[in-house]
RNA sequence: GCCCUAAUCGUCUAGUGGUCAGGAUACAGCCCUGUCAAGGCUGUGGCGCGAGUUCAAUUCUCGCUUGGGGCG
Numbered sequence: 001g002c003c004c005u006a007a008u009c010g011u012c013u014a015g016u017g018g019u020c021a022g023g024a025u026a027c028a029g030c031c032c033u034g035u036c037a038a039g040g041c042u043g044u045g046g047c048g049c050g051a052g053u054u055c056a057a058u059u060c061u062c063g064c065u066u067g068g069g070g071c072g
Stems, first nucleotide, its partner, number of pairs: 001071007010025004018055001027043005048064005
């Protein structure tokens, strides 16, 4: 230098053009308990950046950044 691949709540992960972006864990509150832990309920919190296509983009296309792999 070229090619492939990935980027989603604090962390791990699902999703694939229209739905409230779902789950686990963590955190906060409440319940439970003599206390703590465990358990139950509720809440908070997210689509890397820029542009394009489309009525509509987390999803498709291009570029950039960063990580991983391969070739030279």
Transfer RNA from a Candidatus Nanoarchaeia archaeon, 72 nucleotides, folded computationally. Its Rfam family is "tRNA". The same sequence occurs in records of 3 taxa.